[in-house]
């Protein structure tokens, strides 16, 4: 060198579920509680992710399991898409060269 890894800056990508109660007099909105989750929206100065990409989207009104219910879990999934540049370090210890 290769390799592994931490951070910073700037920029970018992304998500608004389910159930119950109350209110509005509306089919939606507001408040509270519960479930999963990083996040269930904080309306953004939060959270997650940026090609080493299951953040997120599609397939999908999919399949199996489970739940009070759900995008809850698993499958699908080495399926298809998906947003990055710069800088500063750390670990590691090979080869080569030079000196003694």
């Nucleotide at each position: 060198a290769u390799u592994c890894u931490g951070g910073a800056u700037u920029g970018g990508g992304g998500g608004u579920g389910g159930c119950c109660c109350g209110g509005a007099a509306a089919u939606u909105c507001c408040g509270g509680g519960c479930c999963u989750g990083a996040g269930a929206a904080u309306c953004u100065g939060a959270c997650c992710c940026c090609u080493u990409g299951a953040a997120c989207u599609u397939g999908a009104c999919c399949c199996g399991g489970g739940u009070a219910a759900u995008g809850c879990c698993g499958g699908c999934g080495u399926a298809a898409g998906a947003a990055a540049a710069u800088c500063c370090g750390g670990a590691g210890g090979u080869u080569u060269u030079c000196g003694u």

Annotation
The RNA shown here (TPP riboswitch aptamer (THI element)) has 100 nucleotides and comes from Candidatus Aegiribacteria sp. It was read from a public genome assembly, where an Rfam model found it. The organism belongs to Candidatus Aegiribacteria, within Bacteria.